[in-house]
Context: one part of a larger RNA
């Protein structure tokens, strides 16, 4: 330096920006650094290996003498590709204008049912929860029904096999800020492009500081059950927590167990979002075209299982990442944290 590989077998970073690096569209010129021929000018030490001849009787060994040193400069020379100059181009890319559709991101304000709780009003004995009970509340009036009154939280139906988002994730209305997508144009800039070690940024729930708040649920705790025994599953409590602001923590079965970007390759059905068009379907119409989510299958792949134009097909450019199982995501060392604990992560032994 080199191999095969990564859905599910060992392997795709959770997800994004993103500097260095890697690799990159058509045309013309120009340059000769990569790259290709040529040249045997110089140099490639000596032993060593290969040839020939020689000394030790042989032979390892030693010694003459040749080639050889696969390679480096130089020098002619070639210009296709690649680098560099220089010019053009519009298909890549981003931009203008027009216009769609979303639960896509912050804040604020409302709202209605349900629920718990306090206060009143009826009424008067059980509620309540189980397979069945009991603990539990309840004549100091429960449980049931009415009205007022507070609180906190989550947003039925709509609701979809459907939708936005890079992921994590987003669903009551309303309004105010703000991201990105998709259509149509083809007006404008000229490759500006992808991917990205390091690094930065976002990242469910749990946990963790510091204030607030707590309805309901409810770890941990308690009690009542079952059961041999229940440190459980059932049941009555119930603290943290769940909520909200500031800050860590940065991990998941962070899953499509499938990184991303271009282009290539037959076809059918359904849904969502937009343009055009229609003599003929007559309203959920027909027809093209474009982007997004499914499903089913040609060809090819695939150990099958399966994927199949959203490939796991066929190419190309970069990143991670894997290399038998246990030890082990352990020890160590470093690094990051307020701590939980996180990255990085071995080795003896053994199968």
């Nucleotide at each position: 330096c080199u191999g095969g590989g990564c859905u599910u077998a060992a392997a795709g970073c959770g997800c994004g920006u993103g500097c260095g690096g890697g690799c990159g569209g058509g045309c013309c010129g120009g340059c000769a650094c990569g790259u290709c021929g040529g040249u045997c000018g110089c140099u490639g030490a000596a032993a060593u290996c290969c040839c020939c001849c020689g000394g030790c009787u042989c032979a390892a060994c030693c010694g003459g003498g040749g080639a050889a040193c696969g390679g480096g400069c130089g020098c002619c020379g070639a210009u296709a590709c690649g680098a560099c100059c220089g010019g053009c181009c519009u298909g890549g890319a981003g931009g203008g204008a027009g216009g769609u559709a979303g639960g896509g991101g912050g804040a604020g304000c409302c709202g209605g049912a349900a629920c718990u709780c306090a206060c009143g009003g009826u009424g008067g004995a059980g509620c309540g929860g189980u397979g069945a009970a009991a603990u539990g509340c309840g004549u100091u009036g429960a449980g049931a029904u009415c009205g007022u009154g507070a609180g906190g939280a989550a947003c039925g139906c709509c609701c979809g096999u459907g939708g936005c988002g890079a992921a994590a994730g987003c669903g009551g209305g309303c309004u105010c800020c703000u991201g990105g997508a998709c259509c149509u144009u083809g007006c404008c800039u000229g490759a500006c492009g992808c991917u990205g070690a390091g690094a930065c940024g976002c990242g469910a729930a749990a946990g963790c500081c510091a204030g607030g708040g707590g309805a309901g649920c409810g770890a941990a705790c308690g009690g009542g059950a079952u059961u041999a025994g229940a440190u459980a599953c059932c049941c009555c409590g119930g603290u943290a927590g769940u909520c909200c602001u500031g800050g860590c923590c940065g991990u998941a079965a962070a899953c499509a167990c499938u990184g991303g970007g271009c282009a290539c390759u037959g076809g059918g059905u359904a849904g969502g979002g937009g343009a055009u068009u229609c003599g003929c379907c007559g309203a959920u119409g027909g027809a093209u075209u474009c982007c997004c989510u499914g499903c089913c299958g040609c060809a090819g792949c695939g150990a099958a299982a399966g994927c199949g134009u959203g490939a796991a097909g066929u190419g190309c450019c970069c990143c991670g990442c894997c290399u038998g199982g246990g030890g082990a995501g352990u020890a160590u060392g470093g690094u990051c944290g307020c701590a939980a604990g996180g990255c990085u992560g071995a080795a003896a032994c053994u199968c």